[in-house]
Context: one part of a larger RNA
RNA sequence: UUGGGCGUAAAGAGUUUGUAGGUGGCUUAAUGUGUUUAACGUUAAAUAUCAGAGCUUAACUUUGAAUCCGCGUUAAAAACUAUUAGGCUUGAGUAUGGUAGAGGUAAAGGGAAUUCCCAGUGUAGCGGUGAAAUGCGUAGAUAUUGGGAAGAACACCAACGGCGAAAGCACUUUACUAGGCUAAUACUGACACUGAGAAACGAAAGCUAAGGUAGCAAAACGGAUUAGAUACCCGUGUAGUCUUAGCGGUAAACGAUGGACACUAAGUGGUGCUCUUGUACUGCUGAAGCUAACGCGUUAAGUGUCCCGCCUGGGGAGUACGCUUGCAAAAGUGAAACUC
Numbered sequence: 001u002u003g004g005g006c007g008u009a010a011a012g013a014g015u016u017u018g019u020a021g022g023u024g025g026c027u028u029a030a031u032g033u034g035u036u037u038a039a040c041g042u043u044a045a046a047u048a049u050c051a052g053a054g055c056u057u058a059a060c061u062u063u064g065a066a067u068c069c070g071c072g073u074u075a076a077a078a079a080c081u082a083u084u085a086g087g088c089u090u091g092a093g094u095a096u097g098g099u100a101g102a103g104g105u106a107a108a109g110g111g112a113a114u115u116c117c118c119a120g121u122g123u124a125g126c127g128g129u130g131a132a133a134u135g136c137g138u139a140g141a142u143a144u145u146g147g148g149a150a151g152a153a154c155a156c157c158a159a160c161g162g163c164g165a166a167a168g169c170a171c172u173u174u175a176c177u178a179g180g181c182u183a184a185u186a187c188u189g190a191c192a193c194u195g196a197g198a199a200a201c202g203a204a205a206g207c208u209a210a211g212g213u214a215g216c217a218a219a220a221c222g223g224a225u226u227a228g229a230u231a232c233c234c235g236u237g238u239a240g241u242c243u244u245a246g247c248g249g250u251a252a253a254c255g256a257u258g259g260a261c262a263c264u265a266a267g268u269g270g271u272g273c274u275c276u277u278g279u280a281c282u283g284c285u286g287a288a289g290c291u292a293a294c295g296c297g298u299u300a301a302g303u304g305u306c307c308c309g310c311c312u313g314g315g316g317a318g319u320a321c322g323c324u325u326g327c328a329a330a331a332g333u334g335a336a337a338c339u340c
Stems, first nucleotide, its partner, number of pairs: 004311003007294002012308001014201004021194003025088007034080001035077008049065006091191001092188004096183004103177007110154001114150008125136002162169002206247006215241002220236004258307006266285008289296002313340003322333004
């Protein structure tokens, strides 16, 4: 390379947009790019193959045949493919009316709880644990009542529910804004699918600068436990967690399942729109079929087509070296020796 694969054995890029490229609806005509047919030319000889012949045989020599799968020229064919010129509406899109939603950004507002501060009542404990101790408290704690401040998160509703490309999104209101679904029409007329590079977004932790800091809490300190205890338990507690502007670009970023289209039994829940016999999404059980099995099964891991990504024994190793990116941490790319 051919071939075989990618839910769990190695393997689907975290997600999307999109360039080149690849692939691509129905129909008419022309051309004749690919394609098909025929003829001619060429494809040296030797070698190799098959059938013979000659040296006593063989090796060897030699005759003939086939092969030389290709290329060129000429003449035809016109279904498919391609190009050009038209047409169509089913794919795709646009307009209009509705409609559901934690979709996004910004601003304003709200109550419960927690901690702290002030004041009142009140007195000896509180707190914590398996049991304790460290700790707090007669300088009046804990408890309780009233007032004030701050920051963070939004109980119930809540669901097997909804929205979003994914990451993710939940107190309330307002402003701006994106997408979906649906109904009946109208319009454009293949405008499509995928997508190497590329670009954008991308949890948490982390980094830079400026703020903020109630609670929680890596590090750190103390008390226990223990043979020890750099832990599990307890008391403190700084980064961080929060906001703004940037960086970073990774996760069991999971449905461990790339995207698009078509086809292939049913039954039964939920969420929308319309109201029916419909349509879109989201679950469960299961025909056929598939699978090593588990299981999947119209939301396929079934049957097919197109495009992309990725895999090729375990370890060494997602390491080394180099390069690119980054403030750094690190990320991307990514071997070999050796060994089993």